[in-house]
RNA sequence: UGAGUCGCCCGGAUCACCGCGUUGUAGCAAUAUGCCGAGGAAAGUCCGGACUUCACAGAGCAAGGUGGUGGGUAACGCCCACCUGGAGCAAUCCACGGGAAAGUGCAACAGAAAGCAAACCGCCAAUAUUUUUCGGAAUAUUGGUAAGGGUGAAACGGCGGUGUAAGAGACCACCAGUGCGUGUAGCAAUAUACGUAGCUAUGUAAACCCCACCUGAAGCAAGACCAAGAAGAUAGUGCGCUGCUCGCGCUGAAGCUAUCGGGUAGGUCGCUUGAAUCUGUAAGUAAUUACAGAUCUAGAUGGAUGGUGAUCUCGCUAGCAAUAGCAAGACAGGAUCCGGCUUAUAGGGCGACUCUUCUU
RNA sequence: GGGCCGCUAGCUCAGCUGGGAGAGCGCCGCGUUCGCAACGCGGAGGUCGUGGGUUCGAGUCCCAUGCGGUCCACCA
Numbered sequence: 001u002g003a004g005u006c007g008c009c010c011g012g013a014u015c016a017c018c019g020c021g022u023u024g025u026a027g028c029a030a031u032a033u034g035c036c037g038a039g040g041a042a043a044g045u046c047c048g049g050a051c052u053u054c055a056c057a058g059a060g061c062a063a064g065g066u067g068g069u070g071g072g073u074a075a076c077g078c079c080c081a082c083c084u085g086g087a088g089c090a091a092u093c094c095a096c097g098g099g100a101a102a103g104u105g106c107a108a109c110a111g112a113a114a115g116c117a118a119a120c121c122g123c124c125a126a127u128a129u130u131u132u133u134c135g136g137a138a139u140a141u142u143g144g145u146a147a148g149g150g151u152g153a154a155a156c157g158g159c160g161g162u163g164u165a166a167g168a169g170a171c172c173a174c175c176a177g178u179g180c181g182u183g184u185a186g187c188a189a190u191a192u193a194c195g196u197a198g199c200u201a202u203g204u205a206a207a208c209c210c211c212a213c214c215u216g217a218a219g220c221a222a223g224a225c226c227a228a229g230a231a232g233a234u235a236g237u238g239c240g241c242u243g244c245u246c247g248c249g250c251u252g253a254a255g256c257u258a259u260c261g262g263g264u265a266g267g268u269c270g271c272u273u274g275a276a277u278c279u280g281u282a283a284g285u286a287a288u289u290a291c292a293g294a295u296c297u298a299g300a301u302g303g304a305u306g307g308u309g310a311u312c313u314c315g316c317u318a319g320c321a322a323u324a325g326c327a328a329g330a331c332a333g334g335a336u337c338c339g340g341c342u343u344a345u346a347g348g349g350c351g352a353c354u355c356u357u358c359u360u
Numbered sequence: 361g362g363g364c365c366g367c368u369a370g371c372u373c374a375g376c377u378g379g380g381a382g383a384g385c386g387c388c389g390c391g392u393u394c395g396c397a398a399c400g401c402g403g404a405g406g407u408c409g410u411g412g413g414u415u416c417g418a419g420u421c422c423c424a425u426g427c428g429g430u431c432c433a434c435c436a
Base pairs, nucleotide, nucleotide: 002355003354004353005352006351007350008349009348010347012312013311014310015309016308017307018306020037021036023034024033025032026031039331043342044341046340047339048338049337050336051219052218053217054216058246059245060244061243063215064214065213066212067211068082069081070080071079072078083097084095085094086093087092098210099209103208104207105204106203107202120149121148122145123144124143125142126141127140128139129138130137131136157175158174160172161171162170176200177199178197179196180195181194182193183192184191185190223269224268225267226266232260233259234258235257236256237255238250239249240248262435263434264433276295277294278293279292280291281290282289283288313328315326316325317324318323361432362431363430364429365428366427367426370385371384372383373382379416387403388402389401390400391399409425410424411423412422413421
């Protein structure tokens, strides 16, 4: 200088006036005055929890989820570190990454043969027939052969030799892989060395399945209370932690379910102080944790968070420049609350690292 | 706010345990008819909502995402 990788942050600021929603204070009241008032994703609702109800009695099966190892966490399918495999010159990135030597299924088309391998061509042998330039050749049948050809995503280790009628891990050397055993390093996944078995074992589990671990169901329209109003009818059936079975509890004509009909469309709690935020110290490679101090930061329900003006700063357009004009921009917006993931996002900033050109 | 479904030809829908993308209506052409309809024959028309992954191979299996639909108040 050019190209690239990774991590993190900001998402306008201040002032004035008017307005909206909670709420404090003063006041009999009208009203006055003060505090606070959307996000990094508030989103998708994809995971995990808190909380609440279902009887503070369960057990088994089924069903579902997760999937290298170790750690973190309230918990997780999240995060951190490492291992293995793959991509890249590198920084770095990607992986639903257990088991296919438990069992079952599937592998279309093509191809001779596709999973206890297989004989179409080729190669080799035997037999028969025909032919002959007597060396042989052709055809047919039978058998041997997985070295060569062609098909396919995939054809049952590679290469060289021995061997053989031709061949073949049939045997041998070397190489690759796998299993088993032992040693070393590591908490472990795993790595590595030596020995050993000719063992060569296809792919698929985001097919069934096996193994290990985890999971009761529903969701704040959960649920608790107050007020108001009202009318039950029919059918089915015992009801309950809600798929099934057993067990247990409750009820003895109620309860439950469905359909039709009737009434209310009000209020309070749940509701925001919390696995909270910020700062510092310590432990740890890190995720994270412990301790100390400070702070209080929306709580609406026909659902508030808006508008106008000024200055600064950033951006866009024009211009060589001074400057002039435009102008607050993107994604978006609470609805019980947290921890994650994923997706959307104008523009701007910071840090770490890699490769490369040139110069020293 | 929460739960659950769907997306395949112009329209309505099939597509089961992964291997050929289909049916009916509609559209186009030809025949039939004096002409039209009906009928007969033939034909066109598809990024399977979008993107990624698993697999030799994906409409189908897995993940993410977009759009659309539907149900859920309380009392007796």
Overview
The prediction has a mean pLDDT of 79. This is a predicted complex of two RNAs, RNase P RNA and transfer RNA, with 436 nucleotides together.